[in-house]
Molecule: Bacterial RNase P class A
Organism: Chloroflexota bacterium
RNA sequence: CAAGAGGGCCAGGUGGUCGCCCCGAUCCGAUCGGGGAGGAAAGUCCGGACUCCCUCGGGCAAGGUGCUGGGUAACGCCCAGGCGUCGUGAGGCGACGGAAAGUGCCACAGAGAGCAGACCGCCGAUGUCUCCGGGUGACCGGGGGCAGGCAAGGGUGAAAGGGUGCGGUAAGAGCGCACCAGGCCCGGCAGUGAUGCCGGGUGCUGGCAAACCCCACCUGGAGCAAGGCCAAAUAGGGGGACAUCCGCCUCGCGCGGUAGCGGCGCCCGACCGCGUCCCCGGGUAGGCCGCACGAUCCUUCCGGUAACGGGAGGACUAGAGAGAUGACCACCGCCCCGGCUCGCGCCGGGGUACAGGAUCCGGCUUACCGGCCCUCUUGGCCA
Numbered sequence: 001c002a003a004g005a006g007g008g009c010c011a012g013g014u015g016g017u018c019g020c021c022c023c024g025a026u027c028c029g030a031u032c033g034g035g036g037a038g039g040a041a042a043g044u045c046c047g048g049a050c051u052c053c054c055u056c057g058g059g060c061a062a063g064g065u066g067c068u069g070g071g072u073a074a075c076g077c078c079c080a081g082g083c084g085u086c087g088u089g090a091g092g093c094g095a096c097g098g099a100a101a102g103u104g105c106c107a108c109a110g111a112g113a114g115c116a117g118a119c120c121g122c123c124g125a126u127g128u129c130u131c132c133g134g135g136u137g138a139c140c141g142g143g144g145g146c147a148g149g150c151a152a153g154g155g156u157g158a159a160a161g162g163g164u165g166c167g168g169u170a171a172g173a174g175c176g177c178a179c180c181a182g183g184c185c186c187g188g189c190a191g192u193g194a195u196g197c198c199g200g201g202u203g204c205u206g207g208c209a210a211a212c213c214c215c216a217c218c219u220g221g222a223g224c225a226a227g228g229c230c231a232a233a234u235a236g237g238g239g240g241a242c243a244u245c246c247g248c249c250u251c252g253c254g255c256g257g258u259a260g261c262g263g264c265g266c267c268c269g270a271c272c273g274c275g276u277c278c279c280c281g282g283g284u285a286g287g288c289c290g291c292a293c294g295a296u297c298c299u300u301c302c303g304g305u306a307a308c309g310g311g312a313g314g315a316c317u318a319g320a321g322a323g324a325u326g327a328c329c330a331c332c333g334c335c336c337c338g339g340c341u342c343g344c345g346c347c348g349g350g351g352u353a354c355a356g357g358a359u360c361c362g363g364c365u366u367a368c369c370g371g372c373c374c375u376c377u378u379g380g381c382c383a
Stems, first nucleotide, its partner, number of pairs: 001379010012332007020036007038354001042365002045363005050223004055270006062219005067081005082096001083094004097214002102212002104208003119154002121150003126147009162180006181205002183202008227289004237280006245257004260274004296315008333352008
């Protein structure tokens, strides 16, 4: 100097004139003071807080996660590590438990894709047919074919039943042996662990579970249009179906028990309620709360590799309700382009992103004009 990797921050500012929302004060309709969007507010993908459903316990189903150890209120998130993979590297990514429980799939090509298999080939020792040569004969040698044998060589394919070598065989084959790779079993060492390394044994040797499945762990349902309070109004209207039995009494659908129904997608149990369900029609839809003090933020110290946790001090930072922070003017900042200047710099033009809360937090994912800072890697040059 160039190219990259990881992380953090900013995301316009100032002044003036009008105009909005909230809070507070003062006074009686206005004045003053303070405050007024985001790193993603987005997607609605996860996890919760909170509220209601009387609900709770057990099981099934359904759904979710899936290496280990930590963090957290919790998570499918974050941190650190392990293994695998991509990259020269800094680093990035991982749907990362189980294929010796079972079922299923591997198109096409190919003989054959898991109870495999013969297209081209090799053999033909053994059995058999035929031709040639030798031999008195028994038989011997050679060529060709068949029965039969093989899966080592070639081909097809993403993948062909571990690899290399030697022996053996008619020709071969883990058939046997040596070494190597992987799997499994036993043991040792290091580590909390996932794992890693070492030694011994074993002839066991496709892949796919982001296929069904098995295993481990987790999960009640709805959601702020949740849910409360006040006021007002109408027709506390009409119709239908189902609604067990017993006891007591004050004889009223009163009280108690039991069945039934409801309270959860299903089952069982406990507990609670006593009517449940459907249709038609009418009224109200106004005001207030929920509504922002929080698993909150900032500074600093301590612990921890880190995520994060603890101590001390400080701060209050939107709360709308069809939904507020806007409009205009001027200057400045930053970026890009052009011109001028020896240079410092000046002039002109253009641009300034993605995008706006709605119960609130912790995350993930996606979008983005441009700028700054820190650390690390690779290449080149110079000393």